[in-house]
Context: one part of a larger RNA
Molecule: small-subunit ribosomal RNA, 5' domain
Organism: uncultured prokaryote
RNA sequence: GAUUGAACGCUGGCGGCAGGCCUAACACAUGCAAGUCGAACGGCAGCGGGGGUAGCUCGCUACCCCGCCGGCGAGUGGCGGACGGGUGAGUAAUGCCUGGGGAGCUGCCCAAUCGAGGGGGAUACCAGUUGGAAACGACUGCUAAUACCGCAUGCCUAUCGUCUUCGGACCAAAGGGGGCUUUCGGGCUCUCGCGCAAAGAGAAACCUAAGCGAGAUUAGCUUGUUGGUGAGGUAAAGGCUCACCAAGGCGACGAUCUCUAGCUGUUCUGAGAGGAAGAUCAGCCACACUGGAACUGAGACACGGUCCAGACUCCUACGGGAGGCAGCAGUGGGGAAUAUUGCACAAUGGGGGAAACCCUGAUGCAGCCAUGCCGCGUGUGUGAAGAAGGCCUUCGGGUUGUAAAGCACUUGCAGUUGUGAGGAAAGGGUAGCGGUUAAUACCCGUUAUCUGUGACGUUAGCAACAGAAGAAGGACCGACUAACUCCGUGCCAGCAGCCGCGGUAAUACGGAGGGUCCGAGCGUUAAUC
Numbered sequence: 001g002a003u004u005g006a007a008c009g010c011u012g013g014c015g016g017c018a019g020g021c022c023u024a025a026c027a028c029a030u031g032c033a034a035g036u037c038g039a040a041c042g043g044c045a046g047c048g049g050g051g052g053u054a055g056c057u058c059g060c061u062a063c064c065c066c067g068c069c070g071g072c073g074a075g076u077g078g079c080g081g082a083c084g085g086g087u088g089a090g091u092a093a094u095g096c097c098u099g100g101g102g103a104g105c106u107g108c109c110c111a112a113u114c115g116a117g118g119g120g121g122a123u124a125c126c127a128g129u130u131g132g133a134a135a136c137g138a139c140u141g142c143u144a145a146u147a148c149c150g151c152a153u154g155c156c157u158a159u160c161g162u163c164u165u166c167g168g169a170c171c172a173a174a175g176g177g178g179g180c181u182u183u184c185g186g187g188c189u190c191u192c193g194c195g196c197a198a199a200g201a202g203a204a205a206c207c208u209a210a211g212c213g214a215g216a217u218u219a220g221c222u223u224g225u226u227g228g229u230g231a232g233g234u235a236a237a238g239g240c241u242c243a244c245c246a247a248g249g250c251g252a253c254g255a256u257c258u259c260u261a262g263c264u265g266u267u268c269u270g271a272g273a274g275g276a277a278g279a280u281c282a283g284c285c286a287c288a289c290u291g292g293a294a295c296u297g298a299g300a301c302a303c304g305g306u307c308c309a310g311a312c313u314c315c316u317a318c319g320g321g322a323g324g325c326a327g328c329a330g331u332g333g334g335g336a337a338u339a340u341u342g343c344a345c346a347a348u349g350g351g352g353g354a355a356a357c358c359c360u361g362a363u364g365c366a367g368c369c370a371u372g373c374c375g376c377g378u379g380u381g382u383g384a385a386g387a388a389g390g391c392c393u394u395c396g397g398g399u400u401g402u403a404a405a406g407c408a409c410u411u412g413c414a415g416u417u418g419u420g421a422g423g424a425a426a427g428g429g430u431a432g433c434g435g436u437u438a439a440u441a442c443c444c445g446u447u448a449u450c451u452g453u454g455a456c457g458u459u460a461g462c463a464a465c466a467g468a469a470g471a472a473g474g475a476c477c478g479a480c481u482a483a484c485u486c487c488g489u490g491c492c493a494g495c496a497g498c499c500g501c502g503g504u505a506a507u508a509c510g511g512a513g514g515g516u517c518c519g520a521g522c523g524u525u526a527a528u529c
Base pairs, nucleotide, nucleotide: 001529002528003527004526006525007524008523009522010521013376014375015374016373017372018371019369020368021334026332027331028330030329031328032327035079036078037077040076041075043072044071047070048068049066050065051064052063053062054061055060056059086287087286088285095212096211098209099208100207101206106202109200114195115194117151119149120148126141127140128139129138130137131136161170162169163168175192176191177190178189179188180187181186213259214258215257220250221249222248225247226246227245228244229243230242231241232240262284263283264282265281266277267276268275269274289310290309291308292307293306312323313322314321315320340366342365343364344363348362349360350359351358352357379409380408381407382406389400390399391398392397413470415465416464417463418462419461423456427451428450429449430448431447432446433445434444435443473518474517475516476515477514478499480497484513485512486511487510488509494501495500
């Protein structure tokens, strides 16, 4: 000199863009953060609708009935809760980064092929009985499905699986909705789904080489250890696991041990080479009160799932139960120190759904903070009687100083009033055309037209009004280092980054006047180059 996720002191007008627990991975009150689908299902608790009865105020109230083309609590079922969000404790290699590889898996998505036949038994909800303070159950009975289970077809060939004694054997599926029609069984068609096996895309898993801290006051380490055969296991190669066999494997090119640490793109500095760092943003990894384990599933050994153990907190009828903010806010604590228990799903993205739509503390915004960077302002011109006052003085004057006052202007920001884009694309209605179809239904696509969705928001911008009106400080002045005099003090009080200053004329302490440098900041401290 540059820089910072900074803090502290003094001071503080506005705006834009960023950033904001670096410490206790300490403990957490409260609210929200993952739901959705009635176009899978039986249904109907509440709302809506229809019908009936009664009362009367004559269109309202009460009751009953109807699952009803509206909807929907709880339940069965499907998909999603493995994404998104947080944190950096652990991890020096089961990690990251760059390159290479093969022995595999893959829901949703994309493009195609083939198939989707015929049956069965349950069960939740519910009803009844019953246990418990609660959490939560138990028994009996009824019922549905895209829930579950067989049989067939496919396997004897379009292709591909698994097992095999090489003869053969084995494994699928589900329907729903719209329209037309019906002999009410169904049929045609459109669409969304379903099954098997291959292909793609994307995702995750595995192997391998080099590189990625410190310590030798850590020199030897290793028995599933190193390799082989066989088996098991896995989606898959492999001591991954096991039985047997061999005795190997690593190491001064630093094994093992100990300490420290998430890694990278990048960031800071520097002419570079380097050095330091890894906040925000992005990629990867790890973790989710602590330790362990599996289940489900395409995917987890799963932050807001399950089980066990532990610590802690809470409820309890003492028998037993409940919980996990390193999600967003917020609280206590720790600390030099770090924000609101805000608004909205309008946009972007995600989950579910055919869609409308619902959910979304992701996200978009707003609030707080000079924490940083950038921009603007705190007036402009004129004005010598060089006013008064202050300070200095050689007492002549000098300086503050065109500075002020005065005069003449202007209105950018802030203020008040009004106007007012863009972020909006969607979605819905109607009509035309095209596709599909037996069809002018339905559905899909497209065009036109009408309608229509904004948290921010008192938006940005623009116009008008008023009036210099509301807006300057901080550090320093011995040398380094730009900037000097007086008074006070008298090795005292004090200053200080280094040299050093102060013991009676201190440009170095304290005050004043003046000056210098920066400026909504200025200094100090800490840290890096």